[in-house]
RNA sequence: UCUUCCGAGGGGCGCUGCGACCGUAUCCUGACGGCCAGGCUCGGAAGAUUUCUCAUGUUGCAACGGCGCCCAUUCACU
Numbered sequence: 001u002c003u004u005c006c007g008a009g010g011g012g013c014g015c016u017g018c019g020a021c022c023g024u025a026u027c028c029u030g031a032c033g034g035c036c037a038g039g040c041u042c043g044g045a046a047g048a049u050u051u052c053u054c055a056u057g058u059u060g061c062a063a064c065g066g067c068g069c070c071c072a073u074u075c076a077c078u
Base pairs, nucleotide, nucleotide: 001048002047003046004045005044006043007042008041009040010071011070012069013068014067015066018039021034022033023032024031038064
C1' cells in the first nucleotide's frame, strides 16, 4: 500500500438515480429494465506486496456522507 472479514461513525420516512450488481438483447455493441445514497472514513483480525539496520517505549479514536422532512442528543437564547 492492497485484498477479505468484523465493528463503529445516533435513528426513521420520502424522492431522484451515477457506479457496482442482476436479467434481457447483442456479441457489430455498450442499449433497455430491475435494484440502488455508508460505494466513504476510522479501528480490529488474517493474508499479499513493498519499504525499512534492528529492538523497545510513548502517543489516539476523528472528519465526512445528494435533496426534503421527522425524531433523538448537545449548546445558547427566550